[in-house]
């Protein structure tokens, strides 16, 4: 020095899935589970992608009931972007 490079320990993090708690919901979260990560650490800053409770419109008949569309809600293990740090070889 940390890369258009490699290899991964009696090291580290955990997709599906299940069960519990949470949320309107997508999601979080605690336990089991490992497909898989060399930042699969950390930050919603740009893009993208998921929800629609409220409040909007609409349908309906006013109600019950439904439809449309919006993020203030989320995802960083979708993409960039910034911030930090790693054991051996080399």
């Nucleotide at each position: 020095g940390u890369a258009u490079a490699g290899u991964a320990u009696u090291g580290g993090c955990a997709a599906a899935c299940u069960c519990g708690c949470u949320g309107a919901a997508a999601g979080g979260u605690g336990a089991g589970g490992a497909c898989g990560c060399a930042a699969a650490g950390c930050c919603a800053u740009g893009g993208g992608u998921c929800u629609a409770a409220a409040g909007g419109c609409c349908c309906g008949a006013u109600c019950a009931g439904g439809g449309c569309g919006u993020a203030u809600g989320a995802c960083u293990g979708c993409c960039a972007g910034g911030c930090c740090g790693c054991a051996c070889c080399g």

c-di-GMP-I riboswitch aptamer, 90 nucleotides, folded computationally.
Of the family's consensus pairs, 100% are formed in the model.
The prediction has a mean pLDDT of 80.